RNA sequence: AGGCCCAUAGCUCAAUUGGUAGAGUAGCGGUCUCCAAAACCGUUGGUUGGGGGUUCAAGUCCUCCUGGGCCUGCCA
Numbered sequence: 001a002g003g004c005c006c007a008u009a010g011c012u013c014a015a016u017u018g019g020u021a022g023a024g025u026a027g028c029g030g031u032c033u034c035c036a037a038a039a040c041c042g043u044u045g046g047u048u049g050g051g052g053g054u055u056c057a058a059g060u061c062c063u064c065c066u067g068g069g070c071c072u073g074c075c076a
Base pairs, nucleotide, nucleotide: 001072002071003070004069005068006067007066010025011024012023013022019056027043028042029041030040031039049065050064051063052062053061
């Protein structure tokens, strides 16, 4: 210098062909128990890394930037 991949809830990850953002876990409340754990039930939690664009509609498409990972090359 060139190329590829990743970024979504506190954490690990889904989201099909562009069409209401989800699960597990964690947190909180409850049932159960002498108490607690486990189990079960309910519930909270999101500027989809940032800017811009396309579109009736963008997590998804285009573009720039930031951060992380991988491959190739050049000089010394």

A computed fold for a 76-nucleotide RNA from a Fusobacteriota bacterium, annotated as transfer RNA. The coordinates come from a structure-prediction model, not an experiment, and the mean pLDDT is 81. Its Rfam family is "tRNA". Rfam's curators write: Transfer RNA (tRNA) molecules are approximately 80 nucleotides in length.